[in-house]
């Protein structure tokens, strides 16, 4: 330095003010926030990934005297789905920097939620560390 293995740690931010109303951190005006990797140069809006949701398959459990089917549930795999930016400037190089003006944000709950509560003491892209092995 490379390959593959095992263990381990880390791994998402944000409603402050006013208005209406019986009731809203959910509506209206202003405010605030931005996961991971990549990209000649720093990205919520480029490329890809992750979480949520749906479908199929595998397997196990529940159910049942028993077996199978149906139904319900967990895990894994695959597939589907998955938001939003322009202009000007600098520069060899930036849809990433600077300036200006825009835009976007799963599901369930609740007066309609990116910011509250919940699934979630979960999962996870990925980043770091340790050990051993082989050449």
């Nucleotide at each position: 330095a490379a390959u593959a293995u095992u263990c381990u740690u880390u791994g998402g931010g944000g409603c402050g003010a006013g208005g209406u109303g019986c009731a809203a951190u959910u509506c209206c005006u202003c405010a605030c926030c931005g996961g991971c990797a990549g990209u000649g140069a720093u990205a919520g809006u480029c490329u890809g990934c992750g979480a949520a949701a749906g479908a199929a398959g595998u397997c196990c459990g529940c159910c049942g005297c028993a077996a199978g089917a149906a139904g319900c549930g967990a895990a894994c795999u695959u597939c589907u789905c998955c938001g939003a930016a322009u202009c000007g400037g600098u520069g060899c190089a930036a849809u990433u920097c600077c300036g200006a003006u825009a835009c976007c944000g799963a599901c369930g709950g609740u007066a309609u939620a990116g910011u509250c509560c919940g699934g979630a003491u979960g999962g996870g892209a990925a980043a770091g560390g340790a050990a051993a092995u082989c050449a």